RNA sequence: CACUCAUCACGAGGGGUGGAGGGAACGGCCCGCUGAUACCCCAGCAACCAGUCGGUCUUCGACCAGGUGCUACGUCCGUCCCGGAGUCCGCUCCGGGGAAGAUGACCU
Numbered sequence: 001c002a003c004u005c006a007u008c009a010c011g012a013g014g015g016g017u018g019g020a021g022g023g024a025a026c027g028g029c030c031c032g033c034u035g036a037u038a039c040c041c042c043a044g045c046a047a048c049c050a051g052u053c054g055g056u057c058u059u060c061g062a063c064c065a066g067g068u069g070c071u072a073c074g075u076c077c078g079u080c081c082c083g084g085a086g087u088c089c090g091c092u093c094c095g096g097g098g099a100a101g102a103u104g105a106c107c108u
Base pairs, nucleotide, nucleotide: 004105005104006103007102008101013042014041015040016039017038021031022030023029025079026078027077028076043071044070045069047068048067049066051063052062053061054060055059075100080097081096082095083094084093085092086091
């Protein structure tokens, strides 16, 4: 890297460095010199692993915050399929499923 499984409607900001783009791709829509993205420190949140406790015990719940992770907008929305409603017949909206992505565990 790839495979497998799980989660992604909730939750969580301050300082410093630095200086132009960034939010995965594309299309939108947003964020950004009132300093974004990124990195570091502190803080916080709590998805998975670890630890502790309990239960209706091959798993569920709570605690905790050690290992990762995370702290703009539903994974920001859409891209493919199905159903429904509306339609100026171009399309728009709603619901569901998938694909892709992110994270963790596993594995190599």
About this RNA: The prediction has a mean pLDDT of 84. Predicted 3D model of a 108-nucleotide RNA (SAM riboswitch aptamer (S box leader)) from Aeromicrobium marinum DSM 15272. Its Rfam family is "SAM riboswitch aptamer (S box leader)". Gene Ontology term of the family: regulation of gene expression. The same sequence occurs in records of 2 taxa. Lineage of the source: Bacteria > Actinomycetota > Actinomycetes > Nocardioidaceae > Aeromicrobium marinum.